[in-house]
RNA sequence: UGGGCAUUAGUCAAAUGGUUAAGACGCGUGAUUCUCAGUCAUGAGGUACGGGUUCGAUUCCCGUAUGCCCGA
Numbered sequence: 001u002g003g004g005c006a007u008u009a010g011u012c013a014a015a016u017g018g019u020u021a022a023g024a025c026g027c028g029u030g031a032u033u034c035u036c037a038g039u040c041a042u043g044a045g046g047u048a049c050g051g052g053u054u055c056g057a058u059u060c061c062c063g064u065a066u067g068c069c070c071g072a
Stems, first nucleotide, its partner, number of pairs: 001071007010025003018055001027043006048064005
């Protein structure tokens, strides 16, 4: 310097254009227990950033940022 892939909650991770963005771990609260752990119930928390296309974007397009890979 060129090309490719990826970016969704604290972590992992599903969703191929449409109804409330699924689930697991973790976290908060309550119950159970002498206490802790475990178990059960319940709750909070997310689409990297900026534009575009579309009636409608996590999804398609462009740019930026970050990480990884390949080439010179």